[in-house]
C1' cells in the first nucleotide's frame, strides 16, 4: 500500500441485512426487606450509537470521505 471484519451509557453487548419512540445485562444512586451486611425486589440516573459530510418527511441502520482496533495479502 491492498482487501475483510468491527467502533452504541463506566463495562459488556442487541437493534444495522428490511430507515420510523436507543433496548438489555453489569456497574452506580436511593428506598423495601435485614439487628447490619450480603442476596433478592421496586425505583433513578447515564449514549452527540467513533468523526465529518450526502440522500431522505425521517439516518446508529443506506452512500462517501476520515480516524482508531482486529485479521489476511503484499
Nucleotide at each position: 500500500g491492498c482487501g475483510g471484519c468491527c467502533g452504541u451509557g463506566g463495562u459488556c453487548u442487541a437493534g444495522u441485512c428490511u430507515g420510523g419512540a436507543a433496548g438489555g445485562a453489569u456497574g452506580g444512586c436511593g428506598g423495601c426487606c435485614u439487628u447490619c451486611c450480603a442476596c433478592g425486589c421496586c425505583g433513578c440516573a447515564g449514549a452527540u450509537c467513533c468523526c465529518g459530510g450526502g440522500u431522505u418527511c425521517a439516518a446508529a441502520u443506506c452512500c462517501c470521505g476520515g480516524c482508531g482496533g482486529c485479521c489476511g495479502c503484499a